[in-house]
Large-subunit ribosomal RNA, domain II from a Sphingomonadales bacterium, 683 nucleotides, folded computationally. Model confidence (mean pLDDT): 84 of 100. The full RNA is in RNAcentral, with records from ENA. Rfam family: Bacterial large subunit ribosomal RNA. The organism belongs to Sphingomonadales, within Bacteria.
Context: one part of a larger RNA
RNA sequence: GCCUACGAGUUACUCCUCACUGGCAAGGUUAACCCCGUUGACGGGGGCAGCCGAAGCGAAAGCGAGUCUUAACAGGGCGCAUAGUCAGUGGGGGUAGACGCGAAACUUUGUGAUCUACCCUUGGCCAGGAUGAAGCUCCGAUAACACGGAGUGGAGGUCCGAACCGGUAAACGUUGAAAAGUUUUCGGAUGAGCUGAGGGUAGGGGUGAAAGGCCUAUCAAACUGAGAGAUAGCUCGUACUCCUCGAAAUGUUUUUAGGAACAGCCUUGGACGGACUGUAAUAGAGGUAGAGCUACGAAUUGGGUAAGGGGAUGUCAAAGUCUACCGAACUCAGAUAAACUCCGAAUGCUAUUACAUAAUAUCCAGGAGUGAGGGCAUGGGUGCUAAGGUCCGUGCCCGAGAGGGAAACAACCCAGACCAACAGCUAAGGUCCCUAAAUGUAUACUAAGUUGAUCAAAUGUGGUCCAGUCGCACAGACAGCCAGGAUGUUUGCUUGGAAGCAGCAAUUCAUUUAAAGAGUGCGUAACAGCUCACUGGUCGAGCGACAGGGCAUAAACAAUAAACGGGCAUUAAGUAUACUACCGAAGCUCUGGAUCCCGUAAGGGAUGGUAGAGGAGCAUUCCAGCAAGCUGUGAAGGAGUUCCGUAAGGACUACUGGAGCCGCUGGAAAAGCAAAUGUAGGC
Numbered sequence: 001g002c003c004u005a006c007g008a009g010u011u012a013c014u015c016c017u018c019a020c021u022g023g024c025a026a027g028g029u030u031a032a033c034c035c036c037g038u039u040g041a042c043g044g045g046g047g048c049a050g051c052c053g054a055a056g057c058g059a060a061a062g063c064g065a066g067u068c069u070u071a072a073c074a075g076g077g078c079g080c081a082u083a084g085u086c087a088g089u090g091g092g093g094g095u096a097g098a099c100g101c102g103a104a105a106c107u108u109u110g111u112g113a114u115c116u117a118c119c120c121u122u123g124g125c126c127a128g129g130a131u132g133a134a135g136c137u138c139c140g141a142u143a144a145c146a147c148g149g150a151g152u153g154g155a156g157g158u159c160c161g162a163a164c165c166g167g168u169a170a171a172c173g174u175u176g177a178a179a180a181g182u183u184u185u186c187g188g189a190u191g192a193g194c195u196g197a198g199g200g201u202a203g204g205g206g207u208g209a210a211a212g213g214c215c216u217a218u219c220a221a222a223c224u225g226a227g228a229g230a231u232a233g234c235u236c237g238u239a240c241u242c243c244u245c246g247a248a249a250u251g252u253u254u255u256u257a258g259g260a261a262c263a264g265c266c267u268u269g270g271a272c273g274g275a276c277u278g279u280a281a282u283a284g285a286g287g288u289a290g291a292g293c294u295a296c297g298a299a300u301u302g303g304g305u306a307a308g309g310g311g312a313u314g315u316c317a318a319a320g321u322c323u324a325c326c327g328a329a330c331u332c333a334g335a336u337a338a339a340c341u342c343c344g345a346a347u348g349c350u351a352u353u354a355c356a357u358a359a360u361a362u363c364c365a366g367g368a369g370u371g372a373g374g375g376c377a378u379g380g381g382u383g384c385u386a387a388g389g390u391c392c393g394u395g396c397c398c399g400a401g402a403g404g405g406a407a408a409c410a411a412c413c414c415a416g417a418c419c420a421a422c423a424g425c426u427a428a429g430g431u432c433c434c435u436a437a438a439u440g441u442a443u444a445c446u447a448a449g450u451u452g453a454u455c456a457a458a459u460g461u462g463g464u465c466c467a468g469u470c471g472c473a474c475a476g477a478c479a480g481c482c483a484g485g486a487u488g489u490u491u492g493c494u495u496g497g498a499a500g501c502a503g504c505a506a507u508u509c510a511u512u513u514a515a516a517g518a519g520u521g522c523g524u525a526a527c528a529g530c531u532c533a534c535u536g537g538u539c540g541a542g543c544g545a546c547a548g549g550g551c552a553u554a555a556a557c558a559a560u561a562a563a564c565g566g567g568c569a570u571u572a573a574g575u576a577u578a579c580u581a582c583c584g585a586a587g588c589u590c591u592g593g594a595u596c597c598c599g600u601a602a603g604g605g606a607u608g609g610u611a612g613a614g615g616a617g618c619a620u621u622c623c624a625g626c627a628a629g630c631u632g633u634g635a636a637g638g639a640g641u642u643c644c645g646u647a648a649g650g651a652c653u654a655c656u657g658g659a660g661c662c663g664c665u666g667g668a669a670a671a672g673c674a675a676a677u678g679u680a681g682g683c
Base pairs, nucleotide, nucleotide: 001683002682003681004680005679006678011096012095013094015093016092017091018090019089020088021087022086023085024084027052028051029050033046034045035044036043037042056063057062066078067077068076069075099237100236102234106227107226108225110223111222117201118200119199120198121197122196123195124194125193126191128160129159130158131156135152136151137150138149139148140147164188165187166186169184170183171182172181203219205215206214207213240617241616242615243614244613245612250263251262252261253260254259264370265369266367267366268365269364270363271362275360277356278355279354280353281352282351283350284349290343291341292340298336301333302332303331304330308326309325310323311322312321313320373398374397375396376395377394378393379392380391381390382389403414404413405412418593419592420591423589424588425587429583430582431581432567433566434565438580440579441578442577443576444575445574451569452568459554460553461552463551464550465549466548468546469545470544471543472542480538481537482536483535484534486511487510488509491505492504493503517532521530522529594607595606596605597604598603618672620669621668622667623666624665625664626663629661630660637656638655640653642651643650644649
């Protein structure tokens, strides 16, 4: 992992409540127990003890269809104008373990020191080698000691290193050879050493050279039994079918936030009887969007005017005067706002009327679930006008929604799946091939594979197309080529120099001219030189400037070729505009069928669905009654074909099997398994 078996809303109660069925009814009903018949889950009779109801109100005394409050005969509160009760079944609640499994823990009775910690008693063990303390002897030395040398001696939590004890580093091992090892390496190895046997200390206790270590593979409180089915607002699981309806993820409160209570939303039954919803008209309330501000209060830019202030002056002071300073108020122009408003919509809301729909609304009673929501669009707050962010409002969708499109893709587009069909039409979206349908029609654009269904900006482009405005041009434009481009004058000033061309100034003038600036750029130290403007010639037809639009281009930068879905596509299979045809879904239509609702009928409508509410059935085991049936000429069980039923399922038949079994009507349940890291067994 698979298979088989087992495996979870049960049972009890003089409890509460609701529904249905039945009996009796202002009453209903017996319990224990007793008697009779009888032998059964029995029937009949007795037994009025008790319970519920028929009267309430008040704290109570008490009064009573009333009563309490009160001074009250007022007002008000609760009542009165009747329907209950017993039994059965079912829904829900309560008390019990109360749908099943699951803690960590707590209490208590015991069992453990054969592992290990420490201690007690009594034993055992430590190859070999090295070092050479004290003491002693001799010699030297001393006044005598001290001291020195040689020898002897054999001390030490001494040294090296086996046994033994340990466990430093690495590798291997990691379903191991092993629930802690192996190999190599390493520490101690006469000591606080190692070790045998016997004994002691016990669970809030021991023991601990102290690591919360160890106390039998278990330790921040051992193990076993019991309380005990502890408790678990938590996790997981919870078993056959079909049909009807169908949510919520919100509000308030909560030692409350992943739990609850009440409300909201769902369902079932009843009551009521059209009270709901939509559209239109009419009548209203309101201060949002917008707008505005000499309409208030606040904020704000510039100008004018100006009270006042600062500074200067006035021999001090005052008056006065001046001021490239500040500036209330007023005024002109501009102009801001969620907590401004002289104004002010659209929607929405309230009410009435009309029309449309026949769907609804409201109330009472039983049963729930939900109270983590999410995306998109839109009005806002917050944030960075960040987030697949967060918090509100409104709508749709996902949630609980399948189908078609978007390559793939909960919520984007289209569209709401009762069932069947080898019928038709369309939606979104598509029509070269993959791939159903146009290599469609017409006119343009693009040359970048731009593009071909998701993202690119500021800023650039004599890429190209379109439509304009203003100029020049056969009296010859634009571009090229040939020639000229002069004189006063080196204008004046400045300067070492300044001559068109460092800089400043200028009435940048004037002359000769076809034309030629007191000079467009290069150049020189300054000149010179080259060139331009401007003019003539040559040539011979369009040229130039400006702003606008379309497509394209650079900017363009991440890890496969690697965001056209791929192949591939260039007068397109790209882009733009217009048009025609076709394809395309569980949409719509057609044919047949099922169930539910409305309706007398004809007929019409409905049938996606999680949590959840309601309804109808199938199967299993046992029991009672009925019929009595099948069976060694083969029961149950097993495995197969075929048939029937919307499904759970049922039936015929042959094979296997080898002894019991089924039908109908009811009843009762140990009553249905795929999941619980489910339990046991098998493989």